[in-house]
C1' cells in the first nucleotide's frame, strides 16, 4: 500500500475473491529448554461407580480405653465417644436464568445492621435445673428409634443491680440545605452475666500417690453492658448500557393519600379505606437474544466484534417452593414438601444429588492423572504446640500460546568453484554417563568432569493474482484440480508422478469464526439526471435550524482545581531470571463521572431597540389559474322531403358490409351528442395533476411600482392533512363520433394480432370511491456567492422617431422563460446565475444481481387493488457512459453487364456427350459441396495407371552379427503343375560372386489427421483500400491525419481544415497489338533491271514460272520516336478537372495482358512433393491374374447437335493466323467406295510437311417430322495396342427415334466485343462435343440509374463482438432444491379464570400434655397437578402455488436495427 475477476478493448459504479492478524478443530511432520492468567466454555446447567474436598478446641465439661522391661527422678501422656464453644454464609465450581438499580460510574441513608478485631468506660450479685454420653429394657432387614435411671459444664432457667435504652415532660444551644439528630434536667418501665470459668505462679488442706478442695496473684485467656472505630453488608438514587414498530398503545396494588402490618431498616413491600390517576414516539407495553464490568482481538484512528481463563460484582447448585438456626442463609458436601431420575429393601419402609478434585458414561469436530504434599502462601479452630484444608503449592499429560536455541564449522578429493558422494581436522550449545548442589519427597535448573559429529527437517507451493519450470513421462472434458479467474476433448508450464526450483521452518497447510482490507454504513469519511437511490405535489404539528444591535445571566462552552476512576492489564524508566518471554519496583495514563473557583467571544435564556427576511397596505397592468351560468360555430350522425343514377365503401390487393324497400351523391329542413380549426408562439397561468370558442358572475395566486404599516412574526418538516392524469368501481342520467371485449372479412404454416366492416363496456354530466403513472427536468425545498453573449414574456424608468395610436425603435432595472458558452464540476454523456459550480439549513431515499415490490402480518378499499415490506435459496456478475467494428426489412453519397435498364445470343423442353448426387454392386477407390464443388483434381481409367474388389504368391532395398568358399544366386527353352506365371518341379543351356538364416532396428504405407503444419492455390477483389512517424485532442479504449466541398477508373488530384509528412496498395513500371523512323536481309520479298521457259494475242504487248541481280515495298526482329489535357474555346473557384474542337496512326488509362496491399474465410490440398504426431508391420507393405472406377428406376450442373429456306444437298471457286513435327510430320505416286494400306521426296524447320470453314457462283429441294434432324439398332470393314467381351476410335451400307424454338426461373456480353465459322495445340500407343490458343465473317443497344443483387465511404440505432447463420423471451414436458398456503395434527413458551392442594406461617379454645408440644377450629400464602381460555414460536401433512437450478427437449418469435405493428 494494494492485486485478480463484467469488455473485442476502455473509463466508471459495484460486489466476489486474494494477500495480514487472532481463536477453536484438523492433515502431514517433530530435537531440546524457559515462561504462562492454557486445556469438557461452545454440544448435554446431561447422568454419575469409587476415593477424597471442614474441621478444631482437654487452657469449658463428663466418660471409657491404652500407657512394655531395668535403675533413678519427675510427673503425666495419648486415643475415642458425647455435651459445649467457634467455624461450616469463607474458600472451590459453573454461567442456566436475568434487559434488571443485575452491573458500571457518581452520589444518598436526617431510613439501617455488623460475630470474630481495636479503643474507651463500667460491670460480673444470689439461687436452681435438665439433656446427651453411660447403665437397664424394647421396636426395626436397615436407616434409625422408643421407654426407664444417673451425672458435669464456658449448657439451660429464675431473681437482684440500671451506667445505658424506650416513652413522656421541661429548656436553651450546636451541626446542617432541612431537625426527626446531638447536648442539659425530671418521671415511669426495662435487659443480661460464667459472684469468677480456665490457665500461670505462690501458699494451705486432704490423701500412700494420684484425684480433689481452698486462698491469693497476673501486662494471661475468656464473659456482660454502653459509646466509638474498623471490617463486612442492606436499602435508595442521577447517568450509561443489544436487536425489533411486521410489538402502538400499556396499567387495578395500577398512581397517590390516610391509618396500620412487617423488617435491622425507607417504601403499595403488604393490609383496610379514600381519590382516579400513572407510563408512552426522547419508544411505554410486547417479542427475541444475552450474566455485567475491569478488560481481550483487530484497526493509524474513529470504530467493529467478543466477555471461557485472571480480578471485582451478580446469579445458580437435578426442576420448583418453603421456612428453621444464625451476627450473617431462605444455606453446593444442613432441613421440610412436591416433580422427575437413581440406589437399597425382609415390600413394611429408607436413602442419594460431582455447575468441588481426580475419574466414568453420554454428547460431540473438540479438551489431561481415580498423582504428591500441607514444606511455602492462605484460611478455620486453638493460649500455644499443633491439627485440618483436591484452597494452594508441586509433579504428570497435550505442538494450546509466547520466548530462546540447535540440527554443525573449516578444508581436501571428485565435479562445471553446482548438486550428490568420499575423506581429514576442529568445536561440544545439544546428547549420554558420573559427581556436587538443589527439594516436603522428587523432577528440573545450576556447577564440575569424561565421551562423542555424534542424537535431530519437514510442511506447503511453482498458469495469473503470488516468490518459484514454457522440464520429462502418464492421462485424454476421463480421472481430477480450482478461495477467484480458470485448467483437462492426444504435444496439459494448471490433473497424477519424476526431477528441479520457491517459501516458511519445529513447524507448516486446511476448515469454521472475529477483525482489518471496506470511504461496500461514510461522526471523522460516500452517494441519489443516466450506474442502487428525490416522497406525484403542496399545507402543516413535534423536532432541527434561524437577521442586525444594547444590556443582563451563566444552562451549554472554555480555563484552573479537589475527589474518584480497585488490583492486574497498557505506556516510560529501573531491577531480576546468562538473554528473551516472564517476574518485581516506581511513575504516568485509563480520553469517564463529580466538587469548588474563574471567564464572557460564540449558542441558548431574560429585558430593550432596529429593518434588510417575512407579512400587510395602496396603484395601474398581464394571464387557456379555478368554479358556475348563458350564448355561438364547423364537422359528424339520425330522420323527413325533393333531385338522381347503379353502384357505393374499403385495401398493398381484396372481401365481409351498404344498395333496386333506391344506397353513395346533391339540395332543404328537423333533432342529437361530443368537440372548439385558423389566431397559436421551446408564448402564458397554476404547487403538481393540468388548463385553449365567446360573454357574464364568484374566486385563488404571482410579478412590477411606492421616502406607507407591523417588526424576525422565518426556513424545512417525522407522524398528520389536502389535492392528485388515465383506467377502474357504485348510483342516476346521457350516448353523435371514437371504441377494450366480442362477431365477421382478409393475411398467414398458424394469426385468439397488425389491415378492413360492424360493435358492448368506456369515453360525456352529476354525486361518491380508488390514490396509482416514464405523476420526468428520470434533477426535494429555502437562502447566499460566482465571467459573458443572444432571443422571448410581464411590469417600470429614460431617450429618439412619430402618422399622436393601449404607436415604433433603443439603453437600463426587477421578475419569469429558452439557447450558446468561461471558470468550476462530472466516469463520461453533459451541467454551467433556471448549476449537476462554491457554501449554509432541514426533510426523504440508496448500499451487488435475482428471488421480489413477492410471501406473511398489519392498516386502507365495495371490489380491483394500494401502502408498509422480508427470508430461505441462488448467482460472478448485473449495470452506466463512451470507443472500435459488424449488422439493420435505418438514412445519405458513390459504384459494377459475375447489378438493373436498352439490347444481342443462350440455358431451362429434345437426343446424345460429360461431371455430380442417389441407388445398385464383391468393388462400383478417394477428394472437391452457395457465389468460390459438379468437361473440377483427372493435361486424356481396355492392362498398367490404381488408391477399390475376388483369388493367389513373397519377407524383400539398406545396416549389423556370426557363418560360408560351397558353381551360390540370377536368367532362359521345353514339359508338368495352375485360371495364369521359370513362382515352383524335372531336364538342359547361359552368365559368373554372393546368397540364405538370426538378431535387433528399420524400410514401406494414395493408411488417419488440411482442425498439428510448410509450400502452393481459390475467393472477398475487374475492390480502393490498409497503416506508420512526429504533433495535437481525450482520464482512457481511441480519435485526428484517412474528414468536408469539387473531382477521378482510383485514399486520383485540388482547395479547406491541428495537423505535417511517409509507407504498402492504385498509378507509374514490364510484355503484346496499333503509326512512323533507323538498322539488318536468309530460309522472307520481287517494284525496277537482265536472262530464260511456258501460255495468250495478227501484232504491239500481256500473263505465269525459274535464275541472276536487288533490299524499294511487304514481312521478320532489334533500337528509337510518338500522346502529355500539350494546344484552342467554354464550364469550374484564377484550382484539380470536365465538355467540345483542331491536329494526329492513335485522345483523355489508346486496346489487351502481367504484376497485385493489411487481412478474412480453422476456404482447398497429408492423393503432386515436403512434414509433426498417431496407426499397420507378416500386413493397411509388395507382386501377379481377372474384375471394377464405364453399373442405371431416377435428380442436378456443364456442353454438343438440332428443330431448318439468313437453310439442306450437289458441283465449281477464294482468302488465314498461330502452332506442332525424328519410334515424328509426311509431299508425291499407286491400291481401295471410304476409313486406310504399300512405297517414298523433303524436313531437327521464316527453307520441308500438317492445313481452313463460314464465304462466293451455279443447280436442286419448296414448308413437310421433309432431301430438316441425326439418336438408336443390324451388317460389313479399318487402325492402335500383348489384349478392343465387359470397355476404344474411325469408315461403308441399312435403320431413321425424340425434336416444329422450349413453364417457373436463370447465364454471358458494351466493339473487332457478342454471335457465327473453321484451324492448331495439350494430354496421348489408340481415343476430344474438353482445356488452352489462333485467325475469318461481324452486329444490336446503352437515356442512363441505384429499383433488384452486391461492393465502398459518411451518418444513425444496437441488449450483437463466435459479430444477424447474432442475441434472446414465455408457456409446456422431465429431474433436483428451498419456500408460501393448507382440512388438520403435534410440541415449546406464556396469560387469565377455576378446581384440588403437599407444605409453610399466623391467630384462637372452658381440649390433652412428659410443659418441648400435641390436638381441634380458623385465616393467609402456596409448589406440583387437573379443567377451561387467549397470545406467541416451532415440527409435521394429502394437496395447491409460484420461485431457483439443470444437458441436447416441444411450441412459437415478444424484445435488441424503424427488430419488420416504435
Nucleotide at each position: 500500500a494494494c492485486c485478480g475477476g463484467u469488455u473485442g478493448a476502455u473509463c466508471c459504479u459495484g460486489c466476489c475473491g486474494g494477500a495480514c492478524c487472532u481463536g477453536a478443530c484438523u492433515g502431514c511432520u517433530a530435537u531440546g529448554g524457559g515462561g504462562g492468567u492454557u486445556g469438557g466454555a461452545u454440544u448435554a446447567a446431561g447422568c454419575u461407580a469409587u476415593g477424597c474436598g471442614a474441621g478444631u478446641g482437654g487452657a469449658g465439661c463428663g466418660a471409657a480405653c491404652a500407657c512394655a522391661g531395668c535403675u533413678a527422678u519427675g510427673a503425666a501422656u495419648g486415643u475415642u465417644c458425647g455435651c459445649c464453644g467457634c467455624a461450616u454464609a469463607c474458600g472451590g465450581c459453573u454461567c442456566a436464568g436475568u434487559a434488571a438499580c443485575a452491573c458500571g460510574u457518581a452520589g444518598u441513608c436526617a431510613a439501617c445492621u455488623u460475630a470474630c478485631c481495636c479503643u474507651u468506660a463500667g460491670g460480673a450479685u444470689g439461687g436452681g435445673a435438665a439433656c446427651a454420653c453411660c447403665c437397664c429394657c424394647g421396636g426395626g432387614a436397615a436407616a434409625c428409634u422408643g421407654g426407664g435411671g444417673c451425672c458435669a459444664a464456658u449448657u439451660c432457667c429464675c431473681a437482684a443491680u440500671a451506667a445505658g435504652g424506650a416513652u413522656c415532660c421541661c429548656a436553651u444551644g450546636c451541626u446542617g440545605g432541612a431537625a426527626c439528630g446531638c447536648c442539659g434536667g425530671g418521671a415511669u418501665c426495662u435487659a443480661c452475666a460464667a459472684a469468677c470459668u480456665g490457665g500461670u505462679c505462690a501458699c494451705c488442706c486432704u490423701c500412700a500417690u494420684g484425684c480433689g478442695g481452698g486462698u491469693g496473684u497476673c501486662a494471661c485467656a475468656g464473659c456482660c453492658u454502653a459509646a466509638g472505630g474498623a471490617u463486612a453488608g442492606g436499602a435508595c438514587c442521577g447517568c450509561g448500557a443489544c436487536c425489533u414498530a411486521u410489538c402502538a398503545g400499556c396499567u387495578a396494588g395500577u398512581a397517590g393519600g390516610u391509618a396500620g402490618u412487617g423488617u435491622a431498616a425507607a417504601g403499595g413491600a403488604c393490609u383496610a379505606c379514600c381519590u382516579a390517576g400513572g407510563c408512552g414516539a426522547u419508544a411505554a407495553c410486547g417479542g427475541g437474544u444475552a450474566c455485567c464490568g475491569g478488560c481481550g482481538a483487530u484497526g493509524u484512528a474513529a470504530g467493529u466484534c467478543g466477555g471461557a481463563g485472571c480480578c471485582g460484582g451478580g446469579a445458580g447448585a437435578a426442576g420448583g417452593a418453603c421456612a428453621c438456626u444464625u451476627a450473617g442463609a431462605c444455606a453446593a458436601g444442613g432441613g421440610u414438601c412436591c416433580u422427575g431420575g437413581c440406589a437399597c429393601u425382609a415390600c413394611g419402609g429408607u436413602g442419594c444429588g460431582c455447575a468441588g478434585c481426580a475419574a466414568g458414561c453420554g454428547c460431540g469436530a473438540a479438551a489431561c492423572c481415580u498423582c504428591u504434599u500441607c514444606a511455602a502462601u492462605a484460611c478455620g479452630c486453638g493460649a500455644a504446640a499443633g491439627c485440618g484444608u483436591g484452597a494452594a503449592a508441586g509433579g504428570g499429560u497435550a505442538a494450546c500460546c509466547c520466548c530462546c536455541a540447535g540440527u554443525g564449522u573449516u578444508c581436501c578429493c571428485c565435479u562445471a568453484c553446482a548438486a550428490a558422494g568420499g575423506g581429514a581436522a576442529c568445536u561440544u550449545u545439544u546428547c549420554u554417563c558420573c559427581a556436587g548442589c538443589g527439594u516436603a519427597c522428587g523432577c528440573a535448573a545450576c556447577u564440575g568432569g569424561a565421551g562423542g559429529a555424534a542424537u535431530a527437517a519437514g510442511g506447503c507451493g511453482a498458469g495469473g493474482g503470488c516468490a518459484a519450470g514454457g522440464c520429462u513421462g502418464g492421462u485424454g472434458c476421463c480421472a481430477g484440480c480450482c478461495g477467484c479467474c480458470g485448467c483437462g476433448g492426444u504435444a496439459a508450464a494448471a490433473c497424477c508422478a519424476g526431477c528441479u526450483c520457491g517459501u516458511c521452518a519445529a513447524g507448516u497447510g486446511g476448515u469454521c469464526a472475529g477483525g482489518a482490507u471496506g470511504a461496500u454504513u461514510a461522526u471523522u469519511g460516500a452517494g441519489g439526471c443516466u450506474a442502487a437511490a428525490g416522497c406525484g405535489u403542496c399545507c402543516g404539528u413535534a423536532g432541527a435550524u434561524g437577521u442586525u444591535u444594547u444590556g443582563g445571566c451563566a444552562a451549554a462552552c472554555c480555563c484552573c482545581u479537589g475527589g474518584u476512576u480497585a488490583a492486574a492489564u497498557c505506556c516510560g524508566c529501573c531491577u531480576u531470571c546468562u538473554u528473551a518471554a516472564g517476574a518485581g519496583g516506581u511513575g504516568g495514563g485509563c480520553u469517564g463521572c463529580u466538587u469548588g473557583g474563574g471567564g464572557g467571544a460564540c449558542u441558548a435564556c431574560c429585558a430593550g431597540a432596529a429593518u434588510u427576511g417575512g407579512a400587510g397596505a395602496c396603484g395601474g397592468a398581464a394571464g387557456a389559474g379555478g368554479c358556475c351560468g348563458a350564448g355561438g360555430g364547423u364537422a359528424c350522425u339520425a330522420c323527413a322531403c325533393g333531385g338522381g343514377c347503379a353502384g357505393g365503401g374499403g385495401u398493398g390487393g381484396a372481401a365481409u358490409c351498404c344498395u333496386a324497400u333506391a344506397a353513395u351523391c346533391c339540395g332543404u329542413g328537423u333533432g342529437g351528442g361530443a368537440c372548439c380549426a385558423c389566431c397559436a408562439g421551446u408564448g402564458g397561468c397554476g404547487a403538481a395533476g393540468g388548463c385553449g370558442c365567446u360573454c357574464g358572475g364568484c374566486u385563488g395566486g404571482g410579478a412590477c411600482g411606492u421616502g406607507c404599516u407591523c417588526g424576525a412574526c422565518a426556513u424545512u418538516c417525522a407522524g398528520g392533512g389536502a389535492c392528485g392524469a388515465a383506467a377502474c368501481c357504485u348510483g342516476a342520467g346521457g350516448g353523435a363520433g371514437a371504441g377494450a371485449a366480442c362477431c365477421g372479412g382478409a393475411u398467414u404454416a398458424g394469426a385468439u394480432a397488425c389491415c378492413c366492416g360492424g360493435g358492448u363496456a368506456u369515453u360525456c354530466u352529476c354525486a361518491g370511491g380508488c390514490g396509482u403513472a416514464a405523476a420526468c427536468g428520470a434533477u426535494g425545498c429555502c437562502g447566499g456567492u460566482u465571467g459573458g453573449g443572444u432571443g422571448u414574456u410581464g411590469g417600470c424608468c429614460c431617450g429618439a422617431c412619430c402618422a399622436c395610436g393601449a404607436g415604433u425603435c433603443g439603453c437600463g432595472c426587477c421578475a419569469g422563460u429558452g439557447c450558446c458558452g468561461u471558470a468550476g464540476c462530472g466516469a463520461a454523456g453533459g451541467c454551467g446565475u433556471u448549476a449537476a459550480a462554491c457554501c449554509g439549513g432541514c426533510c426523504c431515499c440508496u448500499u451487488g444481481g435475482g428471488a421480489a415490490g413477492u410471501a406473511c402480518g398489519g392498516c386502507c378499499g365495495c371490489a380491483a387493488g394500494g401502502c408498509u415490506g422480508a427470508a430461505a435459496c441462488u448467482u460472478a456478475a448485473a449495470g452506466g457512459a463512451a470507443u472500435u467494428g459488424g449488422c439493420g426489412g435505418g438514412g445519405g453519397a458513390g459504384u459494377a453487364c459475375c447489378a438493373c435498364a436498352a439490347g444481342g445470343c443462350g440455358u431451362g423442353a429434345a437426343g446424345c456427350c460429360u461431371g455430380c448426387g442417389g441407388u445398385u454392386u464383391a468393388a462400383u477407390u478417394g477428394g472437391a459441396c452457395g457465389c468460390a464443388a459438379c468437361g473440377c483434381c483427372g493435361c486424356g481409367a481396355a492392362a498398367c495407371u490404381c488408391a477399390c474388389c475376388a483369388g493367389g504368391g513373397g519377407c524383400g532395398a539398406c545396416a549389423g552379427c556370426a557363418g560360408a568358399a560351397u558353381g551360390a544366386a540370377g536368367g532362359c527353352c521345353a514339359a508338368g503343375c495352375u485360371a495364369a506365371u521359370g513362382a515352383c518341379u524335372u531336364u538342359g543351356c547361359c552368365u559368373g560372386a554372393c546368397g540364405g538364416g538370426c538378431u535387433g532396428a528399420g524400410g514401406g504405407c494414395u493408411g488417419g489427421u488440411g482442425c498439428a503444419u510448410g509450400g502452393c492455390c481459390g475467393u472477398c477483389g475487374a475492390c480502393a483500400g490498409c497503416u506508420c512517424g512526429u504533433g495535437c485532442c481525450a482520464u482512457g479504449a481511441g480519435g485526428u491525419g484517412u474528414c468536408u466541398g469539387c473531382u477521378u477508373a482510383a485514399g486520383u488530384g485540388c482547395a479547406g481544415c491541428a495537423a505535417c509528412g511517409a509507407g504498402c496498395g492504385a498509378g507509374a513500371c514490364c510484355c503484346c497489338u496499333g503509326c512512323c523512323u533507323u538498322c539488318a536481309g536468309u530460309u522472307g520479298c520481287c517494284a525496277c533491271c537482265a536472262a530464260u521457259c511456258g501460255g495468250a494475242g495478227u501484232g504491239a504487248u500481256c500473263c505465269g514460272g525459274u535464275u541472276g541481280a536487288g533490299c524499294a515495298c511487304a514481312c521478320u526482329g532489334a533500337a528509337g520516336g510518338g500522346a502529355c489535357c500539350g494546344c484552342u474555346a467554354g464550364u469550374g473557384a484564377u484550382a484539380a478537372a470536365c465538355u467540345a474542337g483542331a491536329g494526329g496512326a492513335g485522345g483523355g488509362u489508346a486496346g489487351g495482358g502481367g504484376c497485385a496491399a493489411c487481412g478474412g474465410c480453422a476456404g482447398g490440398u497429408c492423393a503432386g512433393u515436403a512434414u509433426g504426431c498417431c496407426g499397420c508391420g507378416a500386413a493397411u507393405c509388395u507382386c501377379c491374374u481377372g474384375g471394377g472406377c464405364u453399373a442405371c428406376a431416377c435428380g442436378c450442373g456443364g456442353g454438343c447437335u438440332g428443330c431448318a429456306a439468313u437453310g439442306g444437298u450437289c458441283g465449281g471457286g477464294a482468302c488465314a493466323g498461330a502452332g506442332g513435327g525424328c519410334u515424328c510430320c509426311u509431299a508425291c505416286u499407286c491400291c481401295g467406295a471410304a476409313a486406310g494400306g504399300a512405297g517414298a521426296c523433303g524436313g531437327u524447320a521464316a527453307u520441308c510437311c500438317c492445313u481452313a470453314a463460314a464465304c462466293c457462283c451455279g443447280a436442286u429441294c419448296u414448308c413437310a417430322g421433309u432431301u430438316g434432324g441425326g439418336a438408336u439398332u443390324g451388317g460389313g470393314g479399318a487402325c492402335u495396342g500383348u489384349a478392343a467381351c465387359u470397355c476404344g476410335u474411325c469408315c461403308c451400307c441399312a435403320u431413321g427415334a425424340a425434336c416444329g424454338u422450349g413453364g417457373a426461373a436463370u447465364g454471358c456480353c458494351u466493339a473487332g466485343u457478342a454471335a457465327c465459322u473453321g484451324c492448331g495445340u495439350c494430354u496421348c500407343a489408340a481415343c476430344a462435343u474438353g482445356g488452352c490458343g489462333c485467325g475469318g465473317u461481324g452486329a444490336a443497344u446503352a437515356c442512363g440509374u441505384c429499383c433488384c443483387u452486391g461492393c465502398u465511404c459518411c451518418u444513425u440505432g444496437c441488449a450483437c463482438a463466435c459479430a444477424c447463420c447474432g442475441c434472446c423471451c414465455g408457456u409446456c414436458g422431465c429431474u433436483c432444491c428451498a419456500c408460501g398456503a393448507g382440512a388438520g395434527u403435534u410440541g415449546g413458551u406464556u396469560u387469565u379464570g377455576g378446581g384440588c392442594g403437599a407444605g409453610a406461617c399466623g391467630c384462637g379454645g372452658u381440649c390433652c400434655u412428659u410443659a418441648g408440644g400435641g390436638u381441634c377450629g380458623u385465616g393467609u400464602c402456596g409448589a406440583a397437578c387437573c379443567c377451561a381460555u387467549g397470545g406467541u414460536c416451532g415440527g409435521u401433512a394429502a394437496u395447491c402455488g409460484g420461485g431457483g437450478a439443470g444437458a441436447a427437449g416441444u411450441c412459437g418469435u415478444a424484445a435488441c436495427a424503424a427488430g419488420g405493428u416504435a
The RNA shown here (small-subunit ribosomal RNA) has 1462 nucleotides and comes from a metagenome.
The sequence is in RNAcentral, with records from SILVA.